[in-house]
Context: one part of a larger RNA
Molecule: large-subunit ribosomal RNA, domain I
Organism: Dictyobacter formicarum
RNA sequence: AGUACGAGGUGGAUGCCUUGGCGCUAAAGACCGAAGAAGGACGCGGAGACCGGCGAAACGUUCGGGGGGAGCUGCAUACAAGCGAUGAACCCCGAGAAUCCGAAUGAGGCAACUCCUCCAGAGUGAUGUCUGGAGACCGCCUGCUGAACACAUAGGCAGUGACGGGGGGCAGUGGGUGAACUGAAACAUCUCAGUAACUCGACGAACAGAAAUCAACCGAGAUUCCCGUAGUAGUGGCGAGCGAACCGGGAGGAGCCCAAACCAAUCAUCCUUCGGGACGAUUGGGGUUGUAGGACUGACAGCAAGCACCGAUGAACUACUUGAACACGUUGGAAAGCGUGACCAGAGCGAGUGAGAGUCUCGUAGAGGACGGUUUAUUGGUGUGGGUCAGGAUCCUGAGUACCACGAGACACGUGCAAUCUUGUGGGAAGCUGGGGGGACCACCCUCCAAGGCUACACAUCUUUAGCGACCGAUAGCGAACAAGUACCGUGAGGGAAAGGUGAAAAGCACCCCGAGAGGGGGAUGAAAGAGACCCUGAAACCACGUACUC
Numbered sequence: 001a002g003u004a005c006g007a008g009g010u011g012g013a014u015g016c017c018u019u020g021g022c023g024c025u026a027a028a029g030a031c032c033g034a035a036g037a038a039g040g041a042c043g044c045g046g047a048g049a050c051c052g053g054c055g056a057a058a059c060g061u062u063c064g065g066g067g068g069g070a071g072c073u074g075c076a077u078a079c080a081a082g083c084g085a086u087g088a089a090c091c092c093c094g095a096g097a098a099u100c101c102g103a104a105u106g107a108g109g110c111a112a113c114u115c116c117u118c119c120a121g122a123g124u125g126a127u128g129u130c131u132g133g134a135g136a137c138c139g140c141c142u143g144c145u146g147a148a149c150a151c152a153u154a155g156g157c158a159g160u161g162a163c164g165g166g167g168g169g170c171a172g173u174g175g176g177u178g179a180a181c182u183g184a185a186a187c188a189u190c191u192c193a194g195u196a197a198c199u200c201g202a203c204g205a206a207c208a209g210a211a212a213u214c215a216a217c218c219g220a221g222a223u224u225c226c227c228g229u230a231g232u233a234g235u236g237g238c239g240a241g242c243g244a245a246c247c248g249g250g251a252g253g254a255g256c257c258c259a260a261a262c263c264a265a266u267c268a269u270c271c272u273u274c275g276g277g278a279c280g281a282u283u284g285g286g287g288u289u290g291u292a293g294g295a296c297u298g299a300c301a302g303c304a305a306g307c308a309c310c311g312a313u314g315a316a317c318u319a320c321u322u323g324a325a326c327a328c329g330u331u332g333g334a335a336a337g338c339g340u341g342a343c344c345a346g347a348g349c350g351a352g353u354g355a356g357a358g359u360c361u362c363g364u365a366g367a368g369g370a371c372g373g374u375u376u377a378u379u380g381g382u383g384u385g386g387g388u389c390a391g392g393a394u395c396c397u398g399a400g401u402a403c404c405a406c407g408a409g410a411c412a413c414g415u416g417c418a419a420u421c422u423u424g425u426g427g428g429a430a431g432c433u434g435g436g437g438g439g440a441c442c443a444c445c446c447u448c449c450a451a452g453g454c455u456a457c458a459c460a461u462c463u464u465u466a467g468c469g470a471c472c473g474a475u476a477g478c479g480a481a482c483a484a485g486u487a488c489c490g491u492g493a494g495g496g497a498a499a500g501g502u503g504a505a506a507a508g509c510a511c512c513c514c515g516a517g518a519g520g521g522g523g524a525u526g527a528a529a530g531a532g533a534c535c536c537u538g539a540a541a542c543c544a545c546g547u548a549c550u551c
Base pairs, nucleotide, nucleotide: 001550002549003548004547005546006545008543009542015536016501017500020472021471022469023468024467025466026465027464028463029462030461031168032167039101040100041099042055043054044053046079051074052059063094064093065092066091067090071083072082073081106115107114108113116135117134118133119132120131121130122129137165138164139163140161141159142158143157144156145155172203173201174200175199176198177197183190187237213220214219224251225250226249227248228247234242235241255454256453257452258398262285263284264283265282266281267280269278270277271276290432292397293396294395295394296391297390298389299388300387306384307383308382309381310380311379312378313377314376315375316374317373318372320368321367322366326341327340328339329338330337342359343358344348350362351361352360403427404426405425406424407423408422409421410420413439434449435448436447437446438445488495489494508535511522512521513520514519
C1' cells in the first nucleotide's frame, strides 16, 4: 500500500408521518370606490425584532343586542402587573372610531412629506400656535351676468345640487387596433390567427334574443349552452390545411316597449271677416303587426298576469344547544391490544387520547335554536298596469334607408356561377295593388315584414361552505407544509430559493470529576439518551481505527 472482515465517524438516502398542496362534485354568494377604494407607510404591547391583529377611542371600545360559562392577557414558554360570577376570555350581529400616502382632489412634491387662503372656535395684551370645516378637474342642472353684432349666441361667475364621473378588480366577458416565429418539410396566396400583445367599456355574469328566421309544398316557431349530425357537405398554391348547416336528442324557457296615423292641452310665429284658422315645438292619451295590423266609424265586455313599495307567515344562511352505551383480568413504560362477561345503535363517518376504542374525549345519526342582519317562498294591502267583434272609403306602419356600381371585410366559403351580412366612395327606390328571402339570375309557389329599443333562466370565471379522490407526501404536491413572493440577485422591468419530524409527557440531565472553554466521563430522568435539542429511522459515496492475509 492492497484485499477481506469487524466496530466507528461523516453523510442524509430510505421507511413511517403530515400541519400544506392538487383536482372534482354540490349548494350559496359575487363587484369595491370622493360617505375616500384596492394597496401601502408609520404607529399601537410592562419589557416587543418578525408574523398576525388593530388605528391617536390604536393587542382594541365612553356603545347596544345575542350566544358562551371559568378561566383569561395572539403566535409564545417564563417573569412582572392585572382582568373575571356586578359573568371575563371567546364567537355572531349592529353602531362608533378609523393617523398619513394612494384616483388623491387646496398648492407643490423625490408616495407616506412641505406649504397656503377663507370661515368658526380655543389660547394670548397682541402676533406666532392649536382644533374643526371649506378650497382639484370634467360633465349635467339651476341662477346671475355677458362680446364681435340690435335681439341672441360664444364666453364668465356662483350654487346649502350629499347630481354624476375619475381609480381598483385573479379569471371570465363585449368592442377597437392587430403581429411574428411556426406549418406548408424552401416560399409569396394560405397557415399560425382574428391568436398573442396593446387598448376602450360593462357586469356579477357579459354577449345574444322575440324572425324582412329556417324549411320545402310537409312543417317549425326568440336567444344561449351541451350531445349527435361530422371531420360529413364544402372550401383549399384543390397543397399544408380550414371546416359548417338543415335536422334530431337534451339543459333552460318569457315575453315586451317605442316611432307614426288620430285626439287633446300648453307655448311661439303668421293670417283673420275678431268667431277663429294655419304651421311648428313640447307634453299627455292612443298604438305596435304579416291569416297583415293600427288609426277612423259603429257595437260590446270590464279591472287579468306582471312590476314597484309596505306588512304578515314560513324556510335558509349568519353564533350555538342537546345528543345512547363498559367493566374486570392480563402483557406492557403506557391498553384502545389479548382474554372474559356486558351494553347502545335513527349514532359501527371521522379525529384524538402513552400501541388497533361503537360504549374515555371531541364528535356522528337525530332533535332544537336568533335580539339583530342578509336572502328567498307564499300571502294581504296600495300604486301602476290591460280587452273583444264588425266595416274597409281615407290615413299610418322606421330613407340618403333598401338596392346598384367600384373597393374591402365577415360568413366553414381564398371572386368563384357567389347568394347572405357589414360598409369607404358614387348613384339611389317602392311605400300595402307595398317590400325582403328561399346560394348567380328569371318565372311560379312558399315564407317573412328591414332600415327604433328592452328582456330573467340555462352557459363562463372566482370566492365561501360541505363532501369526495385506484391525487402528492417534503428533490413530491402550489414557487411557498417553516418570518415565501420572504432571503438574495438586478438601475429597472423582472428573476427568485433553500429550509418539516426529541419525547407519551420537558420529565430538556440536580450533583460530582477532567477541561480556559467547547466538549467529555460518571450520575439522574425516561420504555429507550446508540431519543440530549447538529435531537425518529439513519443506506451509499468518503474518512480514519482494529484484526487477518499478501506485496